A computed fold for an 85-nucleotide RNA from a Puniceicoccales bacterium, annotated as transfer RNA. Its mean pLDDT, the model's own confidence on a scale to 100, is 82. It was read from a public genome assembly. Rfam family: tRNA. The family's RNA type in Rfam is transfer RNA. The source organism's lineage runs through Bacteria, Pseudomonadati, Verrucomicrobiota, Opitutia and Puniceicoccales.

RNA sequence: GGAGAGGUGACAGAGCGGCCGAUCGUGCCUGUCUCGAAAACAGGUGUACCGUAAGGUACCGAGGGUUCGAAUCCCUCCCUCUCCG
Numbered sequence: 001g002g003a004g005a006g007g008u009g010a011c012a013g014a015g016c017g018g019c020c021g022a023u024c025g026u027g028c029c030u031g032u033c034u035c036g037a038a039a040a041c042a043g044g045u046g047u048a049c050c051g052u053a054a055g056g057u058a059c060c061g062a063g064g065g066u067u068c069g070a071a072u073c074c075c076u077c078c079c080u081c082u083c084c085g
Base pairs, nucleotide, nucleotide: 001084002083003082004081005080006079007078010026011025018068027045028044029043030042031041032040046059047058048057049056050055061077062076063075064074065073
């Protein structure tokens, strides 16, 4: 230099145009149980901004584009892995 795969709440992973910033597991917090812990079970748990609150808006590596609508399609760039030279 060329080709391919990937980047999604703290971590891992699915989701491939609308029901999805939502699902599952782990972690963390609280509770039940226990003499106490572990395990198990139940509930909760991203960040920023607006708002007294209730609540709302934005964010799927970054920036743009297509579309009524984008995590998903297209373009450029950044990063990780694999292969070729």